[in-house]
RNA sequence: UGGUCAAAAGGGUAAAUCCCGGGUAACUGGGUGACGCAAAGCUACUUGUCCCGCCCAUGGCUGUAUAGUGGGAUUGCCGAA
Repeated sequence: UGGUCAAAAGGGUAAAUCCCGGGUAACUGGGUGACGCAAAGCUACUUGUCCCGCCCAUGGCUGUAUAGUGGGAUUGCCGAA
């Protein structure tokens, strides 16, 4: 000097619950509140799951939803012994 490991520090975010809205629904916006999360930032490309509808119906298809179901793409803080 470079690499690996990873503590610590500064922070970030935010489940369930409850309240007020949106939506046929799944779900979602704001407030409350913290279960947790090193990507629990973002993205619906893929998968799983859910909802509405349809069908040749024990399955299949279109559309919607979910990023805190996995995977992928992309962006990102710190870095001691």
The RNA shown here (c-di-GMP-I riboswitch aptamer) has 81 nucleotides and comes from an uncultured Desulfobulbaceae bacterium.
The sequence was found by an Rfam model in a public genome assembly.
The coordinates come from a structure-prediction model, not an experiment, and the mean pLDDT is 86.